Predicted 3D model of a 1475-nucleotide RNA (small-subunit ribosomal RNA) from an uncultured bacterium. Rfam family: Bacterial small subunit ribosomal RNA. Model confidence (mean pLDDT): 84 of 100.
RNA sequence: AGGGUUUGAUCAUGGCUCAGGACGAACGCUGGCGGCGUGCUUUAUACAUGCAAGUCGAACGAUGAAGUUCCUUCGGGAAUGGAUUAGUGGCGAACGGGUGAGGAACACGUGAGAAACCUGCCUUUCAUUCUGGAAUAACACCGGGAAACCGGUGCUAAUACCGGAUACUCCGUCUUGGCGGCAUCGCCGAGCCGGGAAAAAAUUUUGAUGAAAGAUGGUCUCGCGGCCUAUCAGCUAGUUGGUGAGGUAAUGGCUCACCAAGGCGACGACGGGUAGCCGGCCUGAGAGGGCGACCGGCCACACUGGGACUGAGACACGGCCCAGACUCCUACGGGAGGCAGCAGUGGGGAAUAUUGGGCAAUGGACGCAAGUCUGACCCAGCGACGCCGCGUGAGGGAUGAAGGCCUUCGGGUUGUAAACCUCUUUCAGUAGGGAAGAAGCGAAAGUGACGGUACCUAAAGAAGAAGCACCGGCUAACUAUGUGCCAGCAGCCGCGGUAAUACAUAGGGUGCAAGCGUUGUCCGGAAUUAUUGGGCGUAAAGAGCUCGUAGGUCGUUUGACACGUCGGAUGUGAAAAUCUGAGGCUUAACCUCAGACCUGCAUUCGAUACGGUCAAACUAGAGUGUGGUAGGGGAGACUGGAAUUCCUGGUGUAGCGGUGGAAUGCGCAGAUAUCAGGAGGAACACCAAUGGCGAAGGCAGGUCUCUGGGCCAUUACUGACACUGAGGAGCGAAAGCGCGGGGAGCGAACAGGAUUAGAUACCCUGGUAGUCCGCGCCGUAAACGGUGGGCACUAGUUGUGGGAACCUUCCACGGUUUCCGCGACGCAGCUAACGCAUUAAGUACCCCGCCUGGGGAGUACGAUCGCAAGAUUAAAACUCAAAGGAAUUGACGGGGGCCCGCACAAGCGGUGGAUUAUGUGGAUUAAUUCGAUGCAACGCGAGGAACCUUACCUAGGCUAGAAUGCAUUUUGACCGAGGGUGAAAGCUCUCUUUGUAGCAAUACACAAUUUGUAAGGUGCUGCAUGGCUGUCGUCAGCUCGUGCCGUGAGGUGUUGGGUUAAGUCCCGCAACGAGCGCAACCCCCAUCACUAGUUGCCAUCAGGUAACGCUGGGAACUCUAGUGAAACUGCCGUCGUAAGACGUGAGGAAGGAGGGGAUGAUGUCAAGUCAUCAUGGCCUUUAUGCCUAGGGCUACACACGUGCUACAAUGGGGAGGACAAAGGGUCGCAACAUAGCGAUAUGAAGCUAAUCCCAAAAACCUCCUCUCAGUUCAGAUUGGAGUCUGCAACUCGACUCCAUGAAGCUGGAAUCGCUAGUAAUCGUAUAUCAGCAAUGAUACGGUGAAUACGUUCCCGGACCUUGCACACACCGCCCGUCAAGCCAUGGAAGCUGGGUGUACCUAAAGUCGGUAACCGAAAGGAGCCGCCUAGGGUAAAACUAGUGACUGGGGCUAAGUCGUAACAAGGUAACCGUA
Repeated sequence: AGGGUUUGAUCAUGGCUCAGGACGAACGCUGGCGGCGUGCUUUAUACAUGCAAGUCGAACGAUGAAGUUCCUUCGGGAAUGGAUUAGUGGCGAACGGGUGAGGAACACGUGAGAAACCUGCCUUUCAUUCUGGAAUAACACCGGGAAACCGGUGCUAAUACCGGAUACUCCGUCUUGGCGGCAUCGCCGAGCCGGGAAAAAAUUUUGAUGAAAGAUGGUCUCGCGGCCUAUCAGCUAGUUGGUGAGGUAAUGGCUCACCAAGGCGACGACGGGUAGCCGGCCUGAGAGGGCGACCGGCCACACUGGGACUGAGACACGGCCCAGACUCCUACGGGAGGCAGCAGUGGGGAAUAUUGGGCAAUGGACGCAAGUCUGACCCAGCGACGCCGCGUGAGGGAUGAAGGCCUUCGGGUUGUAAACCUCUUUCAGUAGGGAAGAAGCGAAAGUGACGGUACCUAAAGAAGAAGCACCGGCUAACUAUGUGCCAGCAGCCGCGGUAAUACAUAGGGUGCAAGCGUUGUCCGGAAUUAUUGGGCGUAAAGAGCUCGUAGGUCGUUUGACACGUCGGAUGUGAAAAUCUGAGGCUUAACCUCAGACCUGCAUUCGAUACGGUCAAACUAGAGUGUGGUAGGGGAGACUGGAAUUCCUGGUGUAGCGGUGGAAUGCGCAGAUAUCAGGAGGAACACCAAUGGCGAAGGCAGGUCUCUGGGCCAUUACUGACACUGAGGAGCGAAAGCGCGGGGAGCGAACAGGAUUAGAUACCCUGGUAGUCCGCGCCGUAAACGGUGGGCACUAGUUGUGGGAACCUUCCACGGUUUCCGCGACGCAGCUAACGCAUUAAGUACCCCGCCUGGGGAGUACGAUCGCAAGAUUAAAACUCAAAGGAAUUGACGGGGGCCCGCACAAGCGGUGGAUUAUGUGGAUUAAUUCGAUGCAACGCGAGGAACCUUACCUAGGCUAGAAUGCAUUUUGACCGAGGGUGAAAGCUCUCUUUGUAGCAAUACACAAUUUGUAAGGUGCUGCAUGGCUGUCGUCAGCUCGUGCCGUGAGGUGUUGGGUUAAGUCCCGCAACGAGCGCAACCCCCAUCACUAGUUGCCAUCAGGUAACGCUGGGAACUCUAGUGAAACUGCCGUCGUAAGACGUGAGGAAGGAGGGGAUGAUGUCAAGUCAUCAUGGCCUUUAUGCCUAGGGCUACACACGUGCUACAAUGGGGAGGACAAAGGGUCGCAACAUAGCGAUAUGAAGCUAAUCCCAAAAACCUCCUCUCAGUUCAGAUUGGAGUCUGCAACUCGACUCCAUGAAGCUGGAAUCGCUAGUAAUCGUAUAUCAGCAAUGAUACGGUGAAUACGUUCCCGGACCUUGCACACACCGCCCGUCAAGCCAUGGAAGCUGGGUGUACCUAAAGUCGGUAACCGAAAGGAGCCGCCUAGGGUAAAACUAGUGACUGGGGCUAAGUCGUAACAAGGUAACCGUA
């Protein structure tokens, strides 16, 4: 100090979330020791039991133990002694200890005041301590009661109680002197009246009383400070003040009587909610924010409410009285109680300890003292609850052991880790020694809970002591297995659907460590409430506009004051805490000491610039006057023409109208059209303009009247009079509402016609409210410049509206300068960018309004306003991790521009109809193996399924297996011959037979066999992959380096103007270059030349044949096959800057890429293929492997694709005749001959091929026939007879011959191919192959067209641009109702609680007041009466909480229904207000 998360990517906005620290914590796992701290945060819930406040005999009467002495009849008695004990009395019990319910208050904090007060014990000073009296408890006796306890009679003491005297510096009235102050007044005096005491000891002393001081503690008053809420705006009747009285320690409406009508409040009264306050604690750089455990100060409370008594002090935690609730005892009559003291119990709760020891220390009460009491306190116990410290060993040790895990099988890792060797002993455990804390008290002795603790010493032994979380990113740390959107994880983003570093486990690693994680809360990060330190054109955010109150802010000069402000000093700001420096526990935590700090408040002394106040002036702000000026500014009255509609009349006839096309509608009862006249309402063409005016809304024919504001000029007047503006007031489009008018046109609702799947719409025909006027409401709009108002400053250029001055000018123009408006562009600057830019969104100041994630929601409730509609104000629960802005690149558009393509058009021929072949779907089946599925699957893998192939089915067999390697056992063969069984495979039997070397053992070779190790799989995943392939597309694109521009994604280059088949080339240009593509280089064909001349050729020469290059020969030609040449817009003309285009151009075999082929950029489709092959993972192993036989892949109501053959005369048949190219051939092609109608058969030459063979080319040409018919067309189907291949043609081959002779007469919607040697048509060959289902595929040649005006449209594509809410990219995104589930919430007849106030009734205890009878010697008391009053009751309202049949909307939820509203011109542009 930041990081993650919105996007394909980017910047900014904005929320969510993480890393840090802390805790009185809790939970999970784990747990060795010690020190110091700390421990009911919840029910201020109820409490068993014990303890927590007593003490004094030196106040008093009584009691009278032990002991001692004496006497004794030994039973005891007496004296002394004074322990003990209840009572009277004194002091204490108001401290100490606990808790935080209440309380928003002088409760607390801080600082003042009390001239308005009190103060026991303590200290100081002065004075006094005289004299009387009457009772009473204890006790004794009697009585009542269950008890608690009470009553009667009698006796008695005091430091208990009551008189009298004295006293004064005390108190009060009155009179009076002096001094002082701060208003009432304060201090010091003088005179008259009232008030006190108690003893003990006998040495000191202590106590008591009065007075004056001090100290301590308390009480009262005031300034200032610190919570939320305005959906609480008005509150108040003792209320505010006065006079008088009462009361108090004391002021005071504290209380009462009377009088007055005040007092508080937007600087937040009153009400509601919440809360003990502070020193401090946590966090933070700080400012702040949160908290108020422990420790300390203050307050409040003590079962709940009320009350007083006693006392110095209480309205009293362990006191009293009353009322209430609860609990307990009871003899039912009546009593007792209050742990928020310490322990402890139940309950509550996630959760919080021992019914411990001691008064040794510190402190407290009493006492002269010893001492007693003390759950205050000191200690111990329990809890890792926190902080701090220590340990669980140290050094060496590689065979890098074993084991685990991983593995590419080589190894790696755990890992010097262990074992093993050497060493140490902290801590724990054992043994021995062993404190300080002790001061005091007492004559002395003696006195330690902790504790045999801390600490010291000794011996032994590595011995007894490590876990937890995490390992996808943030965030340090990775692999394997299991699981398979399951189980689960998750703080955010998100993991998991068969290769999960994210789940679970293991190995390994990382982090911390006696702890580690999780949860909760707080601060931080968060500048995410912004004082420090944010914003408002488009992200959330400027009020619709103006006026104006309070408030805030305010020009120039001078003087005064000293309120703010600044400086010094004084007091205070408790201690503890914090920080710094020292010191003490072995260290640290902890503790002690010293200093700083305590940012504050008060007082005082100074300063006076600035702000403020007061006073005096000024004129630059503001306003007034005077003179001009423009204008749809406003209001009222009057008035005009054009047009629509309607009415009347004329002319006139069949249609009009309307639309994309129609229909509804109007019209022969005369429309539309046209002419004339009339009526009525509304709106004002042209001028007219990024022109004018107005605060905004808004304002437009003309004239008149009234009226507001602006601008210019002048500088006469006032003299800061100003700006803004919470509340408030006024204005405020349209729609809407009320009353009354008006109503031509238009036109919600409504009706009809169309459109459509539907059409409650868009379109059409009608049409009511409304639109118009008057009066009154409403108060909202995308009321927008999405930009609040004011003032000042900061480059310009240009247009336009209104003035003024000057120059020029006959005038009209024109020019320069200046002021005020309205626009366009643009610099600096600003901005996330877009953009703004003197009319700021720049630079500053002043004032107001508003914002703080999206949704829920501008909604609910409440309140105000409104006739209503509704408006204003305005939440929460719940839910999501985004929502939103600007810009970028793509893709897309029923956006635009431009261009191309057999894309359309122009043509030719097909498909779709028929038969048949073939492939597919479907259905079928034991199986019909599998794959391919829009273009880009469907004569595709398959270039050839009878067996084999074959992967499928049925059946029979084998299990290291059908093949191969290595090792190994056995045999000696192997081969061969034969038998049984069987469908075969297989199983099984018999016969025969041994190689080489060596004498032999044996070795080697070979073969079979056994065992072991490696098998095998056309099983799954093409969505784990390689490779290969298809497609866009042979489309012209796709990129890079450097530079430049941009915060950035990116852009530029590659865009633009031309041109091209082409990102081809040229020109221009912040780009300059380059790469992959294009083109070219390669192959074939077309021309020529050269070289070569067999198997090819034969012009010339010679020979020969029936004939033939047949022979000699030739090397010319063709050809063969190698090398070259040739074509480049090179030349001419036109156009053009150029590139290039054009032309019947020339020449040329070929002309503008000469024709074909090969060649396929970056990428897209999770395209296809695990069944070509390879391959990860998974699955299988007497089977999903292997062998074998038979079957199936060939089936068939049907549908589709691709073909063949046809439907005929441009034809069929017959006869004759002609011309290719390219291939193939020895397990072969086969001439020729013979036989057969034929398929073929039998012989057989030649050929390993430019030599021989396949081999006949066919269409074509000539002649003959058929004559338009289901035919002499067509050939399916079927019957018979054969041939060939092959172990084998039944399922299921091809071919031949004879016979049979189906559909079909040119094909609906729709659809395909082709631009020249092309389409069409004709045949030939080859691969595969025993044969063949080939009509397929791949090649080859023969014959050989038609058409293209052109780019509007369909399809596909390229480029530029535009919009976008799309980016899985339009097969996108997305809205609303309905249906289902869940969740929270509003309303609701009501129901049930709660607290508060009001009125009335009743009223305990108690204070106060009154009082004749009774008691008392008196003081006084009892009783009775009155006021007040806790509580209780009744009543009517208001507030608030819970609940409620039903009901309203809202939110959320992979694949529900209906439509398609929005995003593109979203297919009717969208949106705002209103009905």